[in-house]
Context: one part of a larger RNA
């Protein structure tokens, strides 16, 4: 003395059901495995420590003594883990009753723009930019006005406003359907938390079969700008974005911050209950859930700071100098694209 850490220095899995595992509330009762103290037998000699002697002393060598921290048998003990029996209600669920919500999925309806087509009307430009051309118009454009049709997205309300596990989620109406929050306080009787593997969900882009395509718009093609401009700006434009079935399985997937649980000044705004006073003008408590500041405490600051990055405790995940490198290999998954897993020499 028997690691130290994961906001930004390496380091939280992308998110969730959840198997094994690991950890787990109060009360009684037995049992005695683990625990713990007693007693045994074992733990070969050497070597080890101690001590005594022999070599002129030391190395060396003898004698005796402890250790040898273990592992076995037995006897005891019953607070603590374990098991085992019967209870309890605060964890956790069920139920009644009430509320919020852009949670979800399918169906149908709107209105605005916008293109594109007919018709009017009109008559030289338009359109674009820094400035311009490319394009577009006398075969009639742009502007306006009537009508049509399509597709794709829902201004205003819109808010550190809500909802969901996360990825997300917003136009109005139905149908269907998960979550949650408050109140009672009937029910269950620890059913809890965590979660190696498994399963499922997972933006955009991409792939794969059909559809669809109005606007944008990778790749192209053409004006420019430039020493050049494989760009930025302009004119066009195809995959793509849309829908349906299937795949892909990754993002600066972020709050760069794992889940739960419990403790630990305080002040303000927000959203959804609920309860009690009331001169009805609100005040006062109290759950939840979203925010700023901030006290203590921690921090390397920066900041955090009851939503903790503070104090502990249980469970996973993960880090150990940079490059090499998320590369080689190998295995697995995918249709591919690639994707999870993942070295080393060599070198600073």
């Nucleotide at each position: 003395c028997u690691g130290g850490g994961c906001u930004u220095a390496c380091a939280g899995g992308g998110u969730g059901u959840g198997u094994a595992g690991g950890c787990g509330g109060c009360c009684a009762u037995u049992c005695a495995a683990g625990u713990a103290g007693g007693g045994u037998g074992u733990g070969a000699a050497a070597u080890g420590c101690c001590u005594u002697g022999g070599c002129u002393c030391a190395a060396c060598c003898a004698g005796g003594g402890c250790a040898c921290u273990g592992c076995g048998c037995u006897c005891u003990a019953a607070a603590c883990u374990g098991a085992u029996u019967g209870g309890c209600u605060u964890g956790a669920g069920u139920g009644a009753g009430a509320c919020a919500g852009g949670g979800g999925u399918g169906u149908g309806c709107g209105g605005a723009a916008c293109u594109u087509c007919c018709g009017g009307u009109g008559g030289a430009g338009c359109g674009g930019u820094g400035a311009a051309a490319u394009g577009u118009g006398u075969u009639g454009a742009u502007a306006u006005c009537g009508g049509a049709a399509g597709g794709a997205a829902c201004g205003c309300c819109g808010g550190u406003g809500g909802c969901g596990a996360a990825a997300g989620c917003g136009g109005c109406a139905c149908a269907c359907u998960g979550g949650g929050u408050c109140u009672c306080a009937a029910c269950u009787g620890a059913c809890g938390c965590u979660g190696a593997g498994a399963c499922a969900c997972g933006a955009a882009a991409g792939c794969u079969a059909g559809g669809g395509u109005a606007g944008c718009g990778a790749a192209c093609g053409g004006g420019a700008u430039u020493a050049g401009a494989u760009a930025c700006c302009c004119c066009g434009g195809u995959a793509g974005u849309c829908c349906u079935g299937g795949c892909c399985g990754u993002a600066a997937a972020c709050g760069a911050u794992g889940a739960g649980c419990a403790c630990u000044a305080g002040a303000c705004g927000g959203g959804a209950g609920c309860g009690g006073c009331u001169u009805c003008g609100g005040c006062c408590g109290u759950u939840c859930c979203g925010g700023u500041c901030g006290u203590a405490g921690c921090g390397a600051a920066a900041g955090c700071g009851u939503u903790a990055a503070g104090u502990g405790c249980u469970c996973c995940g993960c880090c150990u100098g940079g490059g090499g490198a998320g590369u080689a290999u190998g295995g697995u998954c995918g249709c591919a694209a690639g994707g999870c897993u993942g070295a080393a020499a060599c070198u600073c």